[in-house]
Context: one part of a larger RNA
RNA sequence: GGAUGAACGCUGGCGGUGUGCCUAACACAUGCAAGUCGAACGGGUCACUGGGGAUGCCUAGCAUGUCUGGUGGCUAGUGGCGAACGGGUGCGUAACACGUAGGGACCCGCCCCAAGGAGGGGGACAACGGCUGGAAACGGCUGCUAAACCCGCAUAGUCUCGCGGAAGCGAGUAAAGCUCUGGUGCCUUGGGAGGGGCCUGCGGCCUAUCAGGUAGUUGGUGGGGUAACGGCCCACCAAGCCUACGACGGGUAGGGGGCGUGAGAGCGUGGCCCCCCACACGGGAACUGAGACACGGUCCCGACGCCUACGGGCGGCAGCAGUGAGGAAUCUUGCACAAUGGGGGAAACCCUGAUGCAGCGACACCGCGUGCGGGAUGAAGGCCUUCGGGUCGUAAACCGCCUUUCUGGGGGACGAGGAAGGACGGUACCCCAGGAAUAAGUCCCGGCUAACUACGUGCCAGCAGCCGCGGUAAAACGUAGGGGGCGAGCGUUAUCC
Numbered sequence: 001g002g003a004u005g006a007a008c009g010c011u012g013g014c015g016g017u018g019u020g021c022c023u024a025a026c027a028c029a030u031g032c033a034a035g036u037c038g039a040a041c042g043g044g045u046c047a048c049u050g051g052g053g054a055u056g057c058c059u060a061g062c063a064u065g066u067c068u069g070g071u072g073g074c075u076a077g078u079g080g081c082g083a084a085c086g087g088g089u090g091c092g093u094a095a096c097a098c099g100u101a102g103g104g105a106c107c108c109g110c111c112c113c114a115a116g117g118a119g120g121g122g123g124a125c126a127a128c129g130g131c132u133g134g135a136a137a138c139g140g141c142u143g144c145u146a147a148a149c150c151c152g153c154a155u156a157g158u159c160u161c162g163c164g165g166a167a168g169c170g171a172g173u174a175a176a177g178c179u180c181u182g183g184u185g186c187c188u189u190g191g192g193a194g195g196g197g198c199c200u201g202c203g204g205c206c207u208a209u210c211a212g213g214u215a216g217u218u219g220g221u222g223g224g225g226u227a228a229c230g231g232c233c234c235a236c237c238a239a240g241c242c243u244a245c246g247a248c249g250g251g252u253a254g255g256g257g258g259c260g261u262g263a264g265a266g267c268g269u270g271g272c273c274c275c276c277c278a279c280a281c282g283g284g285a286a287c288u289g290a291g292a293c294a295c296g297g298u299c300c301c302g303a304c305g306c307c308u309a310c311g312g313g314c315g316g317c318a319g320c321a322g323u324g325a326g327g328a329a330u331c332u333u334g335c336a337c338a339a340u341g342g343g344g345g346a347a348a349c350c351c352u353g354a355u356g357c358a359g360c361g362a363c364a365c366c367g368c369g370u371g372c373g374g375g376a377u378g379a380a381g382g383c384c385u386u387c388g389g390g391u392c393g394u395a396a397a398c399c400g401c402c403u404u405u406c407u408g409g410g411g412g413a414c415g416a417g418g419a420a421g422g423a424c425g426g427u428a429c430c431c432c433a434g435g436a437a438u439a440a441g442u443c444c445c446g447g448c449u450a451a452c453u454a455c456g457u458g459c460c461a462g463c464a465g466c467c468g469c470g471g472u473a474a475a476a477c478g479u480a481g482g483g484g485g486c487g488a489g490c491g492u493u494a495u496c497c
Stems, first nucleotide, its partner, number of pairs: 001497004006493005013368006019361002021326001026324003030321003035081003040078002043075010054064004088279003098203006106196003111192007119153001121151003128143006159172005177184002205251003212242003217239008254276004258269004281302005304315004332358001334357003340354001341352004371401004381392004406434006415424001441486005446467003452481005462469002
């Protein structure tokens, strides 16, 4: 000098774009953050409506309630898809975690392409009804019922298995309907797109005041398991395997694209954004599923907190806001799904603290402004003075002018690719009027280093980045005048180059 997710002191007019718990992966009140489909299904309920029979009113007819349909709305439940994405954090991890280049023994819901198929039966459990337990959370028994729920049978080409050199032969295995004008789903197989699992070479921290480490350890045979190779797991057999090119141990740490600095080599760093990984109160486990060993799922153990009728239950903000605590220090319990994107749905649409916006903070960068021109007798006043004067200083006053900003009024978007539909927002922007009006500080002035005098103080009070100043004339302390630097900032501190 440059840089920062900064903090602190003094000061502070506006806008744009970014950015904002680096500490306690500390604990969390409250609200919201993942639902959706009635065009899969049976009920329930509400409204309207058709028909049958009943009762009441003197009749016409009306009213009530009942049985059976239809249409529309809403919906707890069954079922389907989603919830494994998106969002957060950096604890752990020195590892095939990451980066890069390869490999093969693998898998894949939704989407796309191609081929073929969907025949005929059966069953259960919710909801619901009845009985019943519990303070609650939540259940238990019993009876009925639908489906795209579940299960046999049939069919079987490429699918799987066995035999075979092959042709081929034998055995086994599938399905679901809904809507109707179109359609949309289902099953099997092959391929694609994209995604994922696994393996390997190479690369990237410190420590030898860590020198030996290792028994499923290293390899083999056979098996189990997996989507899949494998000592992944197991039985048996052999005795191997790694290591000064640093094994093993200890410490530290998420990795990369990048970012800062530097002429570069390098050094430092990994905040925001993107990719990958890991984690979701601490630890462990599996279930469901195409996919999880699953942040807002389940079970167990633990710590902590809450409710309780003491029998028993409930909870997990490292989602968005917000609270306490810690800390030098880090924001609103905002608006909207209008856009982009995601989930569900045929769609209308619903959900979406992703996202789009707004709010707060000079935290950073960029831009703009705090006026412009004239104005000498160099006013007053301050400071200095050799008392003549010098200086602040064209600075002010005063005159003229402009209106960026500001205030008031009027108009008013793009963003919405076919009409309407905009959270932002009456915002940006445009026009008119008014009037210099609303807006300057901070650090320094001994040398390095740009900028000097006076007074006070008297090794005191104090300054200080280094050298060093201060003990009676201090350009180094304090104040004032003047000056220098930068400027809505200026200094200080911390860290990196």

The part of an RNA shown here (small-subunit ribosomal RNA, 5' domain) has 497 nucleotides and comes from a metagenome. RNAcentral holds the full RNA, with entries from SILVA. Its mean pLDDT, the model's own confidence on a scale to 100, is 87. It matches the Rfam family "Bacterial small subunit ribosomal RNA".